This is a predicted structure of a 121-nucleotide RNA (SAM riboswitch aptamer (S box leader)) from Heliobacterium mobile. The prediction has a mean pLDDT of 82.

[in-house]
RNA sequence: UGCUCAUCCAGAGAGGUGGAGGGAAAGGGCCCGAUGAAACCCGGCAACCCGUCUUCUCGUCGGCAAGGACAGGAGACAUGGUGCCAAUUCCUUCAGGACGUUUUGUCCUGGCAGAUGAGAG
Numbered sequence: 001u002g003c004u005c006a007u008c009c010a011g012a013g014a015g016g017u018g019g020a021g022g023g024a025a026a027g028g029g030c031c032c033g034a035u036g037a038a039a040c041c042c043g044g045c046a047a048c049c050c051g052u053c054u055u056c057u058c059g060u061c062g063g064c065a066a067g068g069a070c071a072g073g074a075g076a077c078a079u080g081g082u083g084c085c086a087a088u089u090c091c092u093u094c095a096g097g098a099c100g101u102u103u104u105g106u107c108c109u110g111g112c113a114g115a116u117g118a119g120a121g
Base pairs, nucleotide, nucleotide: 003119004118005117006116007115008114013042015041016040017039021032022031023030026093027092028091029090043085044084045083048081049080051077052076053075054074055073056072057071059070060069061068089113094110095109096108097107098106099105
């Protein structure tokens, strides 16, 4: 810098520092912000990975049996590795469809782009 797979309508402070910006990029919207943006710290959320525990299984191993190991399913925890903490990934830009209208709109599906994790290179 690309590749593969999974997830993306839930959740998360009325704290401290900080000072003007912010919501990925571009266009179009719409928002947040001095009743203080970004960033940093603390705090929190979640449970993708590691881990621990409970339970289940015409499963595998092994055993006389019970217990056991492994694998898989379900659930709990949250010390570790990340991540995240306005609005659906804030909405939309491409394609198809449904409904309604004829200014144009609503909804659905897919695609594109992106984010995060895990994995291989």